[in-house]
RNA sequence: GCAGAAGGUCGGGUGGUCGCCCUCCGGUUAGGGGGGAGGAAAGUCCGGGCUCCGUAGAGCGCGAUGCCGGAUAACGUCCGGGCGGGGUGACCCGACGGAAAGUGGCACAGAAAUGACACGGCCUGUCAAGGCAAAGGUGAAAUGGCGCGGUAAGAGCGCACCGGCGAUAUGGAGACAUAUCGGCCAGCUAAACCCCAUCGGGAGCAAGGUUCAAUAUGGAGAGGAUGACGCUGCUCGCCGACUCCCCAGGUGGAACCGCAUGAGGGUGUGAGCAAUCGCAUCCCGAGAGAGAUGACCACACAAAUACAGAACCCGGCUUACAGACCUUCUGCAUUC
Numbered sequence: 001g002c003a004g005a006a007g008g009u010c011g012g013g014u015g016g017u018c019g020c021c022c023u024c025c026g027g028u029u030a031g032g033g034g035g036g037a038g039g040a041a042a043g044u045c046c047g048g049g050c051u052c053c054g055u056a057g058a059g060c061g062c063g064a065u066g067c068c069g070g071a072u073a074a075c076g077u078c079c080g081g082g083c084g085g086g087g088u089g090a091c092c093c094g095a096c097g098g099a100a101a102g103u104g105g106c107a108c109a110g111a112a113a114u115g116a117c118a119c120g121g122c123c124u125g126u127c128a129a130g131g132c133a134a135a136g137g138u139g140a141a142a143u144g145g146c147g148c149g150g151u152a153a154g155a156g157c158g159c160a161c162c163g164g165c166g167a168u169a170u171g172g173a174g175a176c177a178u179a180u181c182g183g184c185c186a187g188c189u190a191a192a193c194c195c196c197a198u199c200g201g202g203a204g205c206a207a208g209g210u211u212c213a214a215u216a217u218g219g220a221g222a223g224g225a226u227g228a229c230g231c232u233g234c235u236c237g238c239c240g241a242c243u244c245c246c247c248a249g250g251u252g253g254a255a256c257c258g259c260a261u262g263a264g265g266g267u268g269u270g271a272g273c274a275a276u277c278g279c280a281u282c283c284c285g286a287g288a289g290a291g292a293u294g295a296c297c298a299c300a301c302a303a304a305u306a307c308a309g310a311a312c313c314c315g316g317c318u319u320a321c322a323g324a325c326c327u328u329c330u331g332c333a334u335u336c
Stems, first nucleotide, its partner, number of pairs: 001332010013299006020036006038307001042318002045316005050204004057236004062200005067081005082096001083094004097195002102193002104189003119136001121132004144162002147159003163185002165182007208257005217248003221244003230238002264283008
């Protein structure tokens, strides 16, 4: 200098004029002080807080996760590690328990795709017949691979190396790793059904609550203490009196709360590889309600532009993003 990898910051600010919303002060007049969209507010994909069912359970079903250890309110998230894969590398990815419980699948090609009666072939034999799975072929995969010996010809038949499996020892909390021994050697597939372990009540702020206002019931059936409705899939269990269907007719409006002090944020410090946790101290940074957070001018600045607008709140994940920058690391080239 070029190319790459990982992590992070900004994506608007200051002043003036006018306008809107919240809050505080005010003689509740006038007016003044303070504040006012995001890193993803998006997706509605997970987890919760909160509210109600509700006084409240068990089993099955259904669903989710799936290597080990930790963090967390919790999670399918995050951190660290192991193993496998990709990359020269920094790094990145993993739907990562079980095929010896069972069922299913492996198309086409090929002789044959699970206990292979062998297409072509090799050996023995006059023939009949017997032996072979090594060389040929098909295929993702054909009695573990490659090489040597051996044999009538062959085969882990034997041997060396490698792979799988098993045993023992050592190290590690563990997943695992290393070493030695053993010819024990028919595969793959579970984001196929399934088995195992762990976890999970349901519905949701249009949840739910307070106050004021309005109203109107009638008819015909069915079920119900031998248990209605409800506990939002079923069964048991619990509760304890109404429920369902049809016809006719009526009320169904308004205000307020929920609504932002939180598993909150900043700084310092301690523990930890880290995620994160403890302590001390400081701060309060939108709360609309058909839906506020705007318009214009000027200045500074490396840019003021991309993706894009809060609606109960929070922790994540995923997706979108013009431009400007910071830190660390890797590779290549050149120079000293």
Model confidence (mean pLDDT): 79 of 100. Bacterial RNase P class A from a bacterium, 336 nucleotides, folded computationally. Its Rfam family is "Bacterial RNase P class A". Gene Ontology terms of the family: dimeric ribonuclease P complex, tRNA processing and ribonuclease P activity. About the family: Ribonuclease P (RNase P) is a ubiquitous endoribonuclease, found in archaea, bacteria and eukarya as well as chloroplasts and mitochondria. The family is grouped with related families in Rfam's "RNaseP clan".